[in-house]
Small-subunit ribosomal RNA from a Dehalococcoidia bacterium, 1516 nucleotides, folded computationally.
Rfam family: Bacterial small subunit ribosomal RNA.
Its mean pLDDT, the model's own confidence on a scale to 100, is 82.

RNA sequence: UUCACGGAGAGUUUGAUCCUGGCUCAGGAUAAACGCUGGCGGCGUGGAUUAGGCAUGCAAGUCGAACGCGAACGGGAAUCUUCGGAAUCCCUAGUAGAGUGGCGAACUGGUGAGUAACGCUUGGGGAACCUACCCUUGAGUGGGGAACAUGUCCGAAAGACGUAAAUCCCGCAUGACAUCUUCCGCUCGCAUGUGUAGAAGAUCAAAGGCGCCCUCUGAUUCAAGGUGCCGCUUGAGGAUGGCCCCGAGUCCUAUUAGCUUGUUGGUGGGGUAACGGCUCACCAAGGCGACGAUCGGUAGGUGGUCUGAGAGGACGAUCACCCAGACUGGGACUGAGACACGGCCCAGACUCCUACGGGAGGCAGCAGUCGGGAAUUUUGCUCAAUGGGCGAAAGCCUGAAGCAGCAACGCCGCGUGAGGGAUGAAGGCCUUCGGGUUGUAAACCUCUUUUUCCAGGGACGAUAAUGACGGUACCUGAAGAAUAAGUCACGGCUAACUACGUGCCAGCAGCCGCGGUAAUACGUAGGUGACUAGCGUUGUCCGGAUUUACUGGGCGUAAAGAGCGCGCAGGCGGUCGUUCAAGUCGAGUGUGAAAGCCCCCGGCUCAACUGGGGAGGGUCAUUCGAUACUGAUCGACUGGAAGGCAGGAGAGGGAAGCGGAAUUCCCGGUGUAGUGGUGAAAUGCGUAGAUAUCGGGAGGAACACCAGUGGCGAAGGCGGCUUCCUGGCCUGUUCUUGACGCUGAGGCGCGAAAGCUAGGGGAGCAAACGGGAUUAGAUACCCCGGUAGUCCUAGCCGUAAACGAUGGAUACUAAGCAGGGGAAAUUCCGAUGUUUUCUCUGCUGUAGCUAAUGUGAUAAGUAUCCCGCCUGGGGAGUACGGCCGCAAGGCUAAAACUCAAAGGAAUUGACGGGGCCCCGCACAAGCAGCGGAGCGUGGGGUUUAAUUCGAUGCAACGCGAAGAACCUUACCAGGGCUUGACAUGACCAGGAAUCCGGCGGAAACGUCGGCGCCCCGCAAGGGGCCUGGCCACAGGUGUUGCAUGGCUGUCGUCAGCUCGUGUCGUGAGAUGUUGGGUUAAGUCCCGCAACGAGCGCAACCCCUAUCGUGUGUUGUAUCACUCACACGAGACUGCCGAGAGAAACUCGGAGGAAGGCGGGGAUGACGUCAAGUCAGCAUGGCCCUUACGUCCUGGGCUACACCCACGCUACAAUGGCCGGUACAACGGGCGGCGAAACCGCGAGGUGGAGCGAAUCCCUUAAAGCCGGUCUCAGUUCGGAUUGUAGGCUGCAACUCGCCUACAUGAAGCCGGAGUUGCUAGUAACCGCCGGUCAGCAUACGGCGGUGAAUAUGUUCCCGGGCCUUGUACACACCGCCCGUCACGUCAUGAAAGCUGGCAACACCCGAAGCCGGUGGGCCAACCGCAAGGAGGCAGCCGUCGAAGGUGGGGUUGGUGAUUGGGACGAAGUCGUAACAAGGUAGCCGUACCGGAAGGUGCGGCUGGAUCACCUCCUUU
Repeated sequence: UUCACGGAGAGUUUGAUCCUGGCUCAGGAUAAACGCUGGCGGCGUGGAUUAGGCAUGCAAGUCGAACGCGAACGGGAAUCUUCGGAAUCCCUAGUAGAGUGGCGAACUGGUGAGUAACGCUUGGGGAACCUACCCUUGAGUGGGGAACAUGUCCGAAAGACGUAAAUCCCGCAUGACAUCUUCCGCUCGCAUGUGUAGAAGAUCAAAGGCGCCCUCUGAUUCAAGGUGCCGCUUGAGGAUGGCCCCGAGUCCUAUUAGCUUGUUGGUGGGGUAACGGCUCACCAAGGCGACGAUCGGUAGGUGGUCUGAGAGGACGAUCACCCAGACUGGGACUGAGACACGGCCCAGACUCCUACGGGAGGCAGCAGUCGGGAAUUUUGCUCAAUGGGCGAAAGCCUGAAGCAGCAACGCCGCGUGAGGGAUGAAGGCCUUCGGGUUGUAAACCUCUUUUUCCAGGGACGAUAAUGACGGUACCUGAAGAAUAAGUCACGGCUAACUACGUGCCAGCAGCCGCGGUAAUACGUAGGUGACUAGCGUUGUCCGGAUUUACUGGGCGUAAAGAGCGCGCAGGCGGUCGUUCAAGUCGAGUGUGAAAGCCCCCGGCUCAACUGGGGAGGGUCAUUCGAUACUGAUCGACUGGAAGGCAGGAGAGGGAAGCGGAAUUCCCGGUGUAGUGGUGAAAUGCGUAGAUAUCGGGAGGAACACCAGUGGCGAAGGCGGCUUCCUGGCCUGUUCUUGACGCUGAGGCGCGAAAGCUAGGGGAGCAAACGGGAUUAGAUACCCCGGUAGUCCUAGCCGUAAACGAUGGAUACUAAGCAGGGGAAAUUCCGAUGUUUUCUCUGCUGUAGCUAAUGUGAUAAGUAUCCCGCCUGGGGAGUACGGCCGCAAGGCUAAAACUCAAAGGAAUUGACGGGGCCCCGCACAAGCAGCGGAGCGUGGGGUUUAAUUCGAUGCAACGCGAAGAACCUUACCAGGGCUUGACAUGACCAGGAAUCCGGCGGAAACGUCGGCGCCCCGCAAGGGGCCUGGCCACAGGUGUUGCAUGGCUGUCGUCAGCUCGUGUCGUGAGAUGUUGGGUUAAGUCCCGCAACGAGCGCAACCCCUAUCGUGUGUUGUAUCACUCACACGAGACUGCCGAGAGAAACUCGGAGGAAGGCGGGGAUGACGUCAAGUCAGCAUGGCCCUUACGUCCUGGGCUACACCCACGCUACAAUGGCCGGUACAACGGGCGGCGAAACCGCGAGGUGGAGCGAAUCCCUUAAAGCCGGUCUCAGUUCGGAUUGUAGGCUGCAACUCGCCUACAUGAAGCCGGAGUUGCUAGUAACCGCCGGUCAGCAUACGGCGGUGAAUAUGUUCCCGGGCCUUGUACACACCGCCCGUCACGUCAUGAAAGCUGGCAACACCCGAAGCCGGUGGGCCAACCGCAAGGAGGCAGCCGUCGAAGGUGGGGUUGGUGAUUGGGACGAAGUCGUAACAAGGUAGCCGUACCGGAAGGUGCGGCUGGAUCACCUCCUUU
């Protein structure tokens, strides 16, 4: 530079992330089927299921030139006639036809049952073979004889009886180059042997037919002869077709591991075309198998087809090659060829015929039929072409084939019109009502005629004749937009969206998932997208899937390293050289059929389809060459490995002996009432003397301290001391051998604890068990007892979280530190130290690796070798089978069914009966309460015609409601109105508006009347307002706060919540915001891969405490003060000291009215609670429209067995009552506040001054203080309740207001469990004012007066903040989740049995038939005069032998009362096992026990939180 080829992902586990991993989708294909739809043509394809059964027709015949027969039907002539016909002759004609004979029928065609095999494929071999017809070539073809059919007869048929021919059959002659025997050479071959020259001997052939010539012989045709063609016989060769043998390849299962007696081989006989145990006799005892024999299952094989980037995977329709079977099983005959689809014999099943004596049949040929099935065509035409059989030929036959028919079954092509056409028509749909869209689409105008229809012409295929297709293809002309569009989808994947209906229903769905009243997901419609005479669905295959990984995966924690070793086979293997050339590499040759795929060129108008040429294709065979590597052979080496020698450490193993401490028990002493145990107790032990203590003794088990991330061992594991026996390891030396090595399927051995068998032993501990507690229960945790067991000996078992969850070996790859055991150097020697080195054990850590976590010379790094193991979760390490075990059980190890996940690591939260730190009236310390009483108010509940509605833990309940007698009012009953009580617009009629009155009525309302006449304009008329009618519409406190806006509550005035850039991490995210201090505060300081910023905090705003200045009415008699208003000052850790080594800051002090935010308020971050409100308002959707609207009267919201919440008043003497007396502040006032004065006991009334208010009024503040009285009582406390009489407001106080006076005088004597508020001018106590409001305040919001106690502190309760830790939670602990039981469904195991299939075995019987035997039957050819012989046939016998029978087993199905577990199911029952320290850490193995999860014992693990200690690391 050129050419060729070429690989795409997505959805789904999570709050989010990365990974692992499955499921699903997008693609292509189809012998397909189904649904909807359907115009044409070309080329293909079409019984895949019952190798199920078949009616009917056809599919294999032909030859008269091999032979003997044969005189049909029909026609004609004349004769006879009973006119029905009969016989004769001629033509048809040596014809039709059957038979003998020859060839063919072994091809073609159909099917895939069987077959896992030399069946097929590929490559070889046959020196072990055959081959009709055909081709080439040599020789011959002489002479005789004999029979069976047809015919005829009997019979229903099959068949039987008797006779003349031949290219039928049989001898004879001749005959070698054939075959056999013998002899002798040569050549070739690895061998058996082959090829071939020569000699001798033996044996074996034949058939004629049809023409022509005929000069010579005979002669009428003609015969003989000659000649031609077709045949025949025998050789040789070829071609074609077959047969046999071999190498290699050819599905699954080891839950099939052993198979085999003609089996393996030999000798000999037989048999075959031929080799061979192919068969037989004898002999030997072999042969096959883990490189998978044998058994079982499945299956025709191949070229190829589909897919795939490829490697592969799946398949084996049509076409082609090979094989196999032809109703099922067996058998041979004929023949060149068969053990024969349309032949024969036998047996069996089935069907048919029958005169009952017997017979017939085989569509897996073409059509067709029934059945089965989701499903697969016409009982068509023709031999015109191609091909086949026969024939010399004409020709005949040919369901092979060529064609046509049916089917959108597939592929390909064409069409259903083209151009113009905006008012963007109508209609549909949507709409924000403006419009948008359907849409240039239609209409309409101008064209065209592929297709269609009609008419005419008319092929190629046929080089002479002959055309089923076919009057077809094609061509020409005419008519006319005419005859011709659907299907699926529209949530994401995945291109395409709205409306209505429905309301977890109906339904959809490939996966995820939609549907519970606003569904782009269901159904319909409009629109849109995709493909198009098709479209979609279903089934199947490949792909995607690197999801079986050769290309091209993994195993610490996701699934996955065997518990550990030894070791046979196998695999792999150090250095140097020689030889060979198996692997390997190169070149050549042969073959790898055709078709197909690919490329090029051509033919049908194109394409599909098809013709020609080329290329390509093998793990193939063979020849030659190369020799680096692997291999083989021979030789050598020392580095791997092993050994020798000299040393060393050690809980390595086995056996025997010894020792002390402690527990328990026994004996004795001292001693007395308890002891023991627990969270607290109790059971237990103890006055029969325990516990305690002292002395003595017994017995068993285990070995404190040393002791250590110390040591040893392969692992399990090993711990007092001594002795004996014994394995391994390390160091030094480099002396010996010379690759002796590594790994290791099977195999063998070892193997904690528990458990088992037998015998001992038994102190302590302790499953089970008993008792006591705890508890709702407690088959547990705790306590008291206690048996197996734990210990020893012998033998089993063979499993553990047998773990480093990490197989073994070898090599290489930064550093540093620590520990154990050696060695060397340094030093005069020793100790110690230093340095170096080997080995073992740990820690940190670079690179690298990893999904991350982590690992990191002890690799999970980089490489090599070998073994083991994994392939979604559950079912299940289960069932069945097998092996092992005394048993328990172990090892090996599925499927149905079910789910769309299960999982690993890490992240952010949340949570923890986890940890650290901190805050808050959170607790504690206090004060006053609530909870008990009565009453008020609110709520629940109940009641009711209605008791309207909302609010429901904190954060509903004196809340909406800052005030329900009517009104309010939304509720109920009754009575009315219907364009309406209210708004806007339009039309018609009338009238100013308005006001007044009568009647009915509870009112609303209905009805009747009267008065009256606005503005503009000359007028007509118009406008405003009102009434009536009518139409749009009004109206709704109807529904949805889970469709919403707005507003609000709450965490919480808690200190937090975030962003930009940068950095770190694959990522979610992290960092910043963590850390050390400090603060009320993420407040500030310091440090820091962060640097900054925002919303919050603080400050800015308001009130208030002090002072100053100014002003001064309505305040002050006046000045000052006070007061009021306005403006300022002042406080900032500013100053001093200390904490302390910096800063922030804290503590103390000074000054100051005030000191560390001076006090109070307003102010509420990101967000949470689908929190509250559709009834404050607004608002989408839905709903009502003479009512769910509206008006009126009355009632209700005020009910009352109960329960709760918030309050008020009390229970009294710190008090009640009486009298006197003092001091506020905030506020309000004209439909108002209302003074003085007078009346009333009082509420109140009369009255009306003053005041729109620093002026007047409300307005006397109360507690307090002074004095008196009461004297502890249900009272002179307390005031409920009730009665009577009044007052006020109001249209109206009955339901249902407030107040007053008199009378009445209930409960209650300080309140259980529990619970609330408050840290200073606070709590508590006291009154005052205001809003609402006609009236109604114990509520609410404010105001001032009097005025405390306590805080040691943060252990605990509650709430909150930061950090950290665990997590199986993320709807976030009100989480998640386990097992039994109950119910339903499904698949499955076991099961007394019952019932099928298959293959084999033993025995019995034994058809047909081949082979063998046989004599007493029979027989044409040859021999023989004859008898007879040779030979043959039938019969009989025998071996073998299919089907059948009997028997016991094997194997595989179906079914089965009952039973076992499993899976799934919305809300069932019992408990709470696990996840946090899950409330007793969990888990593994094992044993026992228990409704269940489970509990306990023994041993093990960390995949346990927390605290402490030890060790290690980092920094100083």
Notes
The RNAcentral record of the sequence draws on ENA and SILVA.